[in-house]
Context: one part of a larger RNA
RNA sequence: UUAUGUUGAAGGAACUCGGCAAAUUACACCCGUAACUUCGGAAGAAGGGUGACCCAUCUGCACGCAAGUGUGAAUGGGUGUCACAAAAAUGGGGGUAGCGACUGUUUAUCAAAAACACAGGGCUCUGCGAAAUCGGUAAGAUGACGUAUAGGGUCUGACUCCUGCCCGGUGCCGGAAGGUUAAAAGGAGAUGUUAACGCAUUGAAUUGAAGCCCCGGUAAACGGCGGCCGUAACUAUAACGGUCCUAAGGUAGCGAAAUUCCUUGUCGGGUAAGUUCCGACCUGCACGAAUGGAGUAACGACUUCCCCACUGUCUCCAACAUAAACUCA
Numbered sequence: 001u002u003a004u005g006u007u008g009a010a011g012g013a014a015c016u017c018g019g020c021a022a023a024u025u026a027c028a029c030c031c032g033u034a035a036c037u038u039c040g041g042a043a044g045a046a047g048g049g050u051g052a053c054c055c056a057u058c059u060g061c062a063c064g065c066a067a068g069u070g071u072g073a074a075u076g077g078g079u080g081u082c083a084c085a086a087a088a089a090u091g092g093g094g095g096u097a098g099c100g101a102c103u104g105u106u107u108a109u110c111a112a113a114a115a116c117a118c119a120g121g122g123c124u125c126u127g128c129g130a131a132a133u134c135g136g137u138a139a140g141a142u143g144a145c146g147u148a149u150a151g152g153g154u155c156u157g158a159c160u161c162c163u164g165c166c167c168g169g170u171g172c173c174g175g176a177a178g179g180u181u182a183a184a185a186g187g188a189g190a191u192g193u194u195a196a197c198g199c200a201u202u203g204a205a206u207u208g209a210a211g212c213c214c215c216g217g218u219a220a221a222c223g224g225c226g227g228c229c230g231u232a233a234c235u236a237u238a239a240c241g242g243u244c245c246u247a248a249g250g251u252a253g254c255g256a257a258a259u260u261c262c263u264u265g266u267c268g269g270g271u272a273a274g275u276u277c278c279g280a281c282c283u284g285c286a287c288g289a290a291u292g293g294a295g296u297a298a299c300g301a302c303u304u305c306c307c308c309a310c311u312g313u314c315u316c317c318a319a320c321a322u323a324a325a326c327u328c329a
Stems, first nucleotide, its partner, number of pairs: 001324008010315002014313001019310001027051005036041001038158001052079006059072005080084001092308004097303002099300002104116002120156007132142003159295004164225003169222002171218005178213003184207002189202005226244005253287001254284001265281005
């Protein structure tokens, strides 16, 4: 000096990106236990007390014919230690917010999560030789020894309250008309050749499927959801009016947010002091309703902030133990 441990005056997070690490707590019984809540929980909430040994009283249970033996509860009195769950093993706790309902799953070997899954919800396809999938345009197989309360695909993701407007574009579904149209059918005619019959080449009109055009529907399909100007008896603001454009102009709810650039926005709270945090405001650069919106008890080796307890994290380091390093042999 390194590694692993043990102890530490006073202070107690001043350390640090951050209490990382360490410390505290820990068992049994008794008492006691808040908000909130889906009434199950939250909860071992929190917070207190007792515990060893000896004697006496009283009593339960088991075994035993009995004497009794074993073991437990309660009450009273006493004894000793610095320390009685005397070792080991063995929860620190509380509050606020975000995300995800939950238990689960995952990058074997840098990511365990807010990602995936999930029960629940919706849409859509499929009537059975089902759809879908594998296979060689096969046989055959899975689906399924199932049959729409079933099976496939896709999105969302417990629960509660809800899920607005737009079908112009793209997709999908439907549509006995019309337009376009391939092969094919059709042959008016034209050309070459021939003495002719013919043979050969070419060929207008017309007929002609799906698709596309066209007409409707459909957004828990892909997606989208505006400008400008003026106006109220202080000022400010604009319920109101005008105008342009659009398929329709963002509804409820939420909002400086895991989304806010300006921004450390402004106000309030907490601190002596707070770019974080919590509560508001709304000027939403660029929230918004199953690409789900807003809440939410419980849960989380998730993320943020605060408090109590606790501590060598620190002020500021010290001593000791063990193993190395180093010196000598």